[in-house]
Context: one part of a larger RNA
Molecule: large-subunit ribosomal RNA, domain II
Organism: marine sediment metagenome
RNA sequence: GCCUGCGAGUUACGGUGUGUGGCGAGGUUAACCCGUGAGGGGGAGCCGGAGCGAAAGCGAGUCUGAACAGGGCGUUCAGUCGCAUGCUGUAGACCCGAAGCCGAGUGAUCUAGCCAUGGGCAGUGUGAAGCGGGGGUAAGACCCCGUGGAGGCGCGAACCCACUUCGGUUGAAAACGGAGGGGAUGACCUGUGGUUAGGGGUGAAAGGCCAAUCAAACUCGGUGAUAGCUGGUUCUCCGCGAAAUGCAUUUAGGUGCAGCGUUGCGUGUUCAGUCAUGGAGGUAGAGCACUGAAUGGGCUAGGGGCCCCACAAGGUUACCGACCCCAAUCAAACUCCGAAUGCCAUGACUCCAGAGCGCAGCAGUGAGACCUCGGGGGAUGAGCUUCGAUGGUCGAGAGGGAAACAGCCCAGAUCACCAGCUAAGGCCCCUAAUUCUGUACUAAGUGGUAAACGAUGUGGGAUUGCACAGACAGCCAGGAGGUUGGCUUAGAAGCAGCCACCCUUGAAAGAGUGCGUAAUAGCUCACUGGUCGAGUGAUCCUGCGCGGAUAAUGUAACGGGGCUCAAGUACAGAGCCGAAGCUGUGAAUUCCUAUGUAUGUAGGAGUGGUAGCGGAGCGUCGAUCUUGCAGCGAAGCGGCGGUGGAAACCGUCGUGGAGCGAGGUCGAGUGCGAAUGCAGGC
Repeated sequence: GCCUGCGAGUUACGGUGUGUGGCGAGGUUAACCCGUGAGGGGGAGCCGGAGCGAAAGCGAGUCUGAACAGGGCGUUCAGUCGCAUGCUGUAGACCCGAAGCCGAGUGAUCUAGCCAUGGGCAGUGUGAAGCGGGGGUAAGACCCCGUGGAGGCGCGAACCCACUUCGGUUGAAAACGGAGGGGAUGACCUGUGGUUAGGGGUGAAAGGCCAAUCAAACUCGGUGAUAGCUGGUUCUCCGCGAAAUGCAUUUAGGUGCAGCGUUGCGUGUUCAGUCAUGGAGGUAGAGCACUGAAUGGGCUAGGGGCCCCACAAGGUUACCGACCCCAAUCAAACUCCGAAUGCCAUGACUCCAGAGCGCAGCAGUGAGACCUCGGGGGAUGAGCUUCGAUGGUCGAGAGGGAAACAGCCCAGAUCACCAGCUAAGGCCCCUAAUUCUGUACUAAGUGGUAAACGAUGUGGGAUUGCACAGACAGCCAGGAGGUUGGCUUAGAAGCAGCCACCCUUGAAAGAGUGCGUAAUAGCUCACUGGUCGAGUGAUCCUGCGCGGAUAAUGUAACGGGGCUCAAGUACAGAGCCGAAGCUGUGAAUUCCUAUGUAUGUAGGAGUGGUAGCGGAGCGUCGAUCUUGCAGCGAAGCGGCGGUGGAAACCGUCGUGGAGCGAGGUCGAGUGCGAAUGCAGGC
């Protein structure tokens, strides 16, 4: 891991509903007694029949009260005893699961300390004190030589330990092996016997050790401790079908009440939508009349500076500046204003739907998610967070589309069909359906990511200048004179700079557009003529494109192939494909209506579904009544065939070798795939 078996809402006594039965203003016995039993007896007691008051008490009333007031609770409505069943209380109370707490015992054969008594430590090195001799001294101290053999001394086996590394890690081993390492006469190692016990011991102290167990050992008991937690909870079909919110909570992953579900009873359109009429309101927007914010100008009180000044006064000001005026603004906690929706009420109409409302039984939910709209927080970030919306979907929703993709778009799956029509979305190939029609645009593979900003890309529209009396561009020619304007300057001559910017000739020509020179010179432009011969400049709006453009395995920002008068984009149109949608045909089932008893027929509306509520069934084991089968082969097992809407059931063949069914009723140790379930087998 698989298979087989076992494995979880039970029982007792109360409470309260529902169904059903007996009796009924009544209902019913309990213990106990008699009896083989069936049954009989037993009325104590309990519930109901009257309530109100704290009570005395009064009574269809009573209490409060001064009250014959008001108010509270009553007076109208049948109960009671069984059986079955839903839920609940007390019990282990659906099952398994703690870590723990307490009690009584068992443990120092492991290990910690201690006590008693024994044992062990190859070899080698170093050479303390003391002592002897010599030197030395006044005597010492002291020095030298020898002797001596001390030490938690040195090196190093046994022995003890466990510092490093490698291996081992379903090991050879529940702590080991290899190679190195430390101590090795000592606070050393070790044998044997003994002693200390669980909030206790022992501890050169690590919360270490106390039998592979220690921040309180182990065994049994209290014990089925408790577990707002996790896991599991066994056959089928049918009807309806939630919630993830509010308030409160030593509360936040729990619970109570309400909300939302379901079932029964009652009510009978009260619900909802639309229209009409009448209301309340201060949002969006807007505004500046208030409260504040805030820009420029004017006017100006006041203040500052300067002038004047003995004081008082006065003058002036490119300074600051209230109020007021003009212009232009801003506001969730501003409003002179002010919608649309929504809300309330009345009336009418539509609507009959698993609408509304009330009472009662039973729940689940109280972690929500994304999308759209309106806000707050954040960075006008987040697949972020938090509110609001009668919202939508998922949750609990399958199907089609979005390549793939709970929350997006379309659409709500009773079942069957090798029938049809459509939705979203699509129709070149992958891939069902147009290489469809018409007119344009795009050249960027834009389409098939992105901004400020930039650009003679290109299409459309508008306004405007010049132009056959010849424009724009090119080419030919002119572009002069006073004058080198004046000033400045070393110089300043159109062209460093300052001032002015005139006049003449003329077709035109600036006291000069740029280059240039030391300054001149030179080149050029504006401006003009000629040549040429038809358009040429500027601005704005707009469609589609271009640049801006950078990421990590591999193209990889169309799903792919591939696509350019498109298979891209815009507009208009004709067809087709496309779903579990709709239709068609057949079938099942729920509810309603009609018929009115056939338990059918006809018609209508339904039949996605988690938690959950309600209903109807199948099967297993046993009891009882009735009725059957079986050695001419029961149960069980295996194969095959058949029936039913499902759980399931029937037949037959083989095996097997002795019991087994059907119908009614009753009763349960009554259904397994999951619980790191339990036992066995493999």